[in-house]
Context: one part of a larger RNA
Molecule: small-subunit ribosomal RNA, 3' minor domain
Organism: Thermus scotoductus
RNA sequence: CACCGCCCGUCACGCCAUGGGAGCGGGUUCUACCCGAAGUCGCCGGGAGCCUUAGGGCAGGCGCCGAGGGUAGGGCUCGUGACUGGGGCGAAGUCGUAACAAGGUAGCUGUACCGGAAGGUGCGGCUGGAUCACCUCCUU
Numbered sequence: 001c002a003c004c005g006c007c008c009g010u011c012a013c014g015c016c017a018u019g020g021g022a023g024c025g026g027g028u029u030c031u032a033c034c035c036g037a038a039g040u041c042g043c044c045g046g047g048a049g050c051c052u053u054a055g056g057g058c059a060g061g062c063g064c065c066g067a068g069g070g071u072a073g074g075g076c077u078c079g080u081g082a083c084u085g086g087g088g089c090g091a092a093g094u095c096g097u098a099a100c101a102a103g104g105u106a107g108c109u110g111u112a113c114c115g116g117a118a119g120g121u122g123c124g125g126c127u128g129g130a131u132c133a134c135c136u137c138c139u140u
Base pairs, nucleotide, nucleotide: 003103005100008096009095011093013090014089015088016087018085019084020083023080024079025078026077027076028075029074030073031072032071033070034069035068039065041063042062043061044060049058050057051056106127107126108125109124110123111122112121113120114119
């Protein structure tokens, strides 16, 4: 490269990350209950055993605590998941042309409804609207 301009959205193709998702798998943690090794401590140590300096000690038994295990239910977190939602980027592609000049229906906006898509329509709001005319005000 200046309207033969710019530019919007759907759709198609490719890549990337990501949300939802019946769930599935793992980590970690909490609560309740059950089981509970070693060992300290406490009690017993009797109808039993061993030692004894005859006081007692040891073995042994029971109990508390207890690593951990189990059952149930939660928290946090990681991964994965049919399917699904949009997003980013990409040489170029498809459909239209919404916006930018009054962009050919001024635009934008809140909301509602509608539509392949940009979007359209209704109601309200804004001027960050061009043009023409008029009114009011200000300046000269």